[in-house]
RNA sequence: GGGGCGAUAGUUCAGUUGGGAGAACGCUACAUUCGCAUUGUAGAGGUCGCGGGUUCAAAUCCCGCUCGCUCCA
Numbered sequence: 001g002g003g004g005c006g007a008u009a010g011u012u013c014a015g016u017u018g019g020g021a022g023a024a025c026g027c028u029a030c031a032u033u034c035g036c037a038u039u040g041u042a043g044a045g046g047u048c049g050c051g052g053g054u055u056c057a058a059a060u061c062c063c064g065c066u067c068g069c070u071c072c073a
Stems, first nucleotide, its partner, number of pairs: 001072007010025004019056001027043005049065005
């Protein structure tokens, strides 16, 4: 320098026929308990890596960039 994969909640990740942003764990509150744990219920938490483009509409399609892993040289 070139190719491939990845970047989504605090963590691990799902979401590819373009239209609802989600799960588990964690966190908070309440119930349960003498108390803790467990369990149950409710809730908070996201510029979907960044910048542009296409579209009525983009996490998703296109272009550029950044970072990580990997292959080739």